Context: one part of a larger RNA
RNA sequence: GAUAUGGCAGGACGAAAAGACCCCGUGCAGCUUUACUAUAGUCUAACAUUGAUUCUGGAUACUACUUGUGCAGGAUAGGUGGGAGCCGUUGAAGCAGUGGCGUCAGCCGCUGUGGAGGCAUCCUUGAGAUACCACCCUUGUCUUGUUUAGAAUCUAACUUUCCCUAUGAAGGAAAUGACAGUGUUUGAUGGGUAGUUUAACUGGGGCGGUUGCCUCCUAAAGAGUAACGGAGGCGCGCAAUUGGUCAACUAAGGUCGGAUGGAAACCGAUCUUGUCGUGUAUUCGCACAAGUUGGCUUGACUGCAAGGCUUACAAGCCGAGCAGGGACGAAAGUCGGUGAAAAUGAUCCGGUACCACCAUGUGGGUGGGGUAUCGCUCAACGGAUAAAAGUUACGCCGGGGAUAACAGGCUAGUCUGGUCCAAGAGUCCACAUCGACGACCAGGUUCGGCACCUCGAUGUCGGCUCGUCGCAUCCUGGGGGUGGAGAAGCUCCCAAGGGUUUGGCUGUUCGCCAAUUAAAGCGGCACGCGAGCUGGGUUCAAAACGUCGUGAGACAGUUUGGCCUCUAUCCGCCAUAUC
Numbered sequence: 001g002a003u004a005u006g007g008c009a010g011g012a013c014g015a016a017a018a019g020a021c022c023c024c025g026u027g028c029a030g031c032u033u034u035a036c037u038a039u040a041g042u043c044u045a046a047c048a049u050u051g052a053u054u055c056u057g058g059a060u061a062c063u064a065c066u067u068g069u070g071c072a073g074g075a076u077a078g079g080u081g082g083g084a085g086c087c088g089u090u091g092a093a094g095c096a097g098u099g100g101c102g103u104c105a106g107c108c109g110c111u112g113u114g115g116a117g118g119c120a121u122c123c124u125u126g127a128g129a130u131a132c133c134a135c136c137c138u139u140g141u142c143u144u145g146u147u148u149a150g151a152a153u154c155u156a157a158c159u160u161u162c163c164c165u166a167u168g169a170a171g172g173a174a175a176u177g178a179c180a181g182u183g184u185u186u187g188a189u190g191g192g193u194a195g196u197u198u199a200a201c202u203g204g205g206g207c208g209g210u211u212g213c214c215u216c217c218u219a220a221a222g223a224g225u226a227a228c229g230g231a232g233g234c235g236c237g238c239a240a241u242u243g244g245u246c247a248a249c250u251a252a253g254g255u256c257g258g259a260u261g262g263a264a265a266c267c268g269a270u271c272u273u274g275u276c277g278u279g280u281a282u283u284c285g286c287a288c289a290a291g292u293u294g295g296c297u298u299g300a301c302u303g304c305a306a307g308g309c310u311u312a313c314a315a316g317c318c319g320a321g322c323a324g325g326g327a328c329g330a331a332a333g334u335c336g337g338u339g340a341a342a343a344u345g346a347u348c349c350g351g352u353a354c355c356a357c358c359a360u361g362u363g364g365g366u367g368g369g370g371u372a373u374c375g376c377u378c379a380a381c382g383g384a385u386a387a388a389a390g391u392u393a394c395g396c397c398g399g400g401g402a403u404a405a406c407a408g409g410c411u412a413g414u415c416u417g418g419u420c421c422a423a424g425a426g427u428c429c430a431c432a433u434c435g436a437c438g439a440c441c442a443g444g445u446u447c448g449g450c451a452c453c454u455c456g457a458u459g460u461c462g463g464c465u466c467g468u469c470g471c472a473u474c475c476u477g478g479g480g481g482u483g484g485a486g487a488a489g490c491u492c493c494c495a496a497g498g499g500u501u502u503g504g505c506u507g508u509u510c511g512c513c514a515a516u517u518a519a520a521g522c523g524g525c526a527c528g529c530g531a532g533c534u535g536g537g538u539u540c541a542a543a544a545c546g547u548c549g550u551g552a553g554a555c556a557g558u559u560u561g562g563c564c565u566c567u568a569u570c571c572g573c574c575a576u577a578u579c
Stems, first nucleotide, its partner, number of pairs: 001579008010571003014566002022400004027396002029392004035196005041189003045185005051154011064141002068137001078136005085119003094113008159175005199211003208228001212234006235381001236279001237338002243297007251275001252272007277286002280343001282341003301324004307318003313382001326335003349375007357368004407454001408452001409450003413447001415443006424434002461536001462534003466528001467525005474499003477494006501515005542560004546555003
């Protein structure tokens, strides 16, 4: 060195299971609720099944009666027509009692008494007699009918119990009773049940923030240009101090001078050319002014539009010119809002006004269309619906190393170590020792950043076992310096051969404590080592506490419990045998 056999498990990111953690999907399911929308159930009302009688109230019709003062006027004149007579021993006027109405003047009744008269025509009035008759209006009363609401009673529907009976049918007795029950429809309530929704961006996700439009920078001197890059604004205002036109004017600040008068009021001179002003941000403009003031006005028009800018589309923007009818101006001309760039919302659906259109055979009506206009913080602002929140550790599926947690990688802010400078401390003296403010390196053990391999799986803390390496050396060894007398120290240089304890507490690494020791070193090896062991911690399902939540549930809060699989093919390693 080869072969064989028996062993060990470091590697083959070993095997097994299309990762359960994490994210994604306009995936699924369970559960919750003051998410949305339905719905069983419950309540409620109307009608039907459902009948009778009485009473009370309302409405209406009929019958009989009754009621009607504006002024003037004998006085409480409803209207119109006829009308010269009507009523009265079948008891008038008057008187007494009493009822009703009433505008408190009176009017209409009933009973008794009384015993023969009373009322019209005449005068005042728009209208003349309830003297008498007829038809009505109005107020109220009564009778009867219809209808309606409520209350009470009844029994024959309906319901229940019992008897009879064949387990029946029919019947009988009792209770209830037009209620209940049932059906149709209305309104309410309704996680009891069901179907669903519950956004995206994001240096993983969540939490926070943001989502449309305008201005500047980033933006690299055409346009455009990203980031959870740096800064600010908008969701309007103005019908005339904010539009149109014509005419006129010039602010702001400094200096000097001037009564009260001052840093600032007003006046004069002079300098600066734009610093002022511009309705509201910023940028760009603006003195011929787009700034300031006054006059007249409504072009903040109707019908269009050559040609362009921008642009995936849809949108957005500029626009000479033509026609109509105007405003201002002497005119030339200017005017289709505002110095410009923000001040906003597609489509559908519906409302309103008008129209010469269409359908319904025609007219009327109805529905639609056209023109104009209105209704969206559809603000997640190119707007999924008219209408929508949560939870899952009971979870499931499809995917992702496109994306997190472990480990590795890159980086080195943080961390560890060192060097340089030397202010200072060290009685004096920077450098025995320590060393600020700073500068420069190294390392890759901390916390991070990035998201590069791995999500068809790279098992995660600590302990045990077994080690191996580095040296920035804890001990032992050799030296230099010392603020080294000696001893004991401090510091630096060389040095990795060997060594580097046992206990208590805690799952602990760490740490604290106890007792030793020459010393009780720091690190790397997937925070070495689970196909070597353990399984106390963390990190499934059960359960409890505190806290949060309406709740389902949740918590780098706590607590008890909780399955650790693999027969070794290859490499590697150990032993034995043979060559």
Description: The part of an RNA shown here (large-subunit ribosomal RNA, domain V) has 579 nucleotides and comes from a Candidatus Peribacteria bacterium. NCBI's taxonomy places the organism under Bacteria, Bacteria candidate phyla, Candidatus Peregrinibacteriota, Candidatus Peribacteria. Its mean pLDDT, the model's own confidence on a scale to 100, is 82.